[in-house]
Molecule: transfer RNA
Organism: Ictidomys tridecemlineatus
RNA sequence: GGGAGUGUAGUUCAGUGGUAGAGCACUUGCUUGGCAUGUAUGAAGCCUGGGUUCAACUCCCAACAUACCCC
Numbered sequence: 001g002g003g004a005g006u007g008u009a010g011u012u013c014a015g016u017g018g019u020a021g022a023g024c025a026c027u028u029g030c031u032u033g034g035c036a037u038g039u040a041u042g043a044a045g046c047c048u049g050g051g052u053u054c055a056a057c058u059c060c061c062a063a064c065a066u067a068c069c070c071c
Base pairs, nucleotide, nucleotide: 001070002069003068005066006065007064010024011023012022013021018054026042028040029039030038048062049061050060051059
C1' cells in the first nucleotide's frame, strides 16, 4: 500500500426495512436477626457523518477504531 471482517446496555451476545431483546452485572422493594440465595421491579444502548426510503441497528457511500490476510 491492497483485501475482506467486526463495531448494539457496564460486560458477553441476539436482532436480514415497520415500537431494540436476552444472560451476567447494577438500582429499589419483599424474604433474613444479618449476609448469601430466591422473588418482583427499575435504569441503562444501535461507533461517527452523509445518502436512499413513507419508514434504516438493518441498504449505499465516506471517516474512525479494532483484529486478520496479502505485498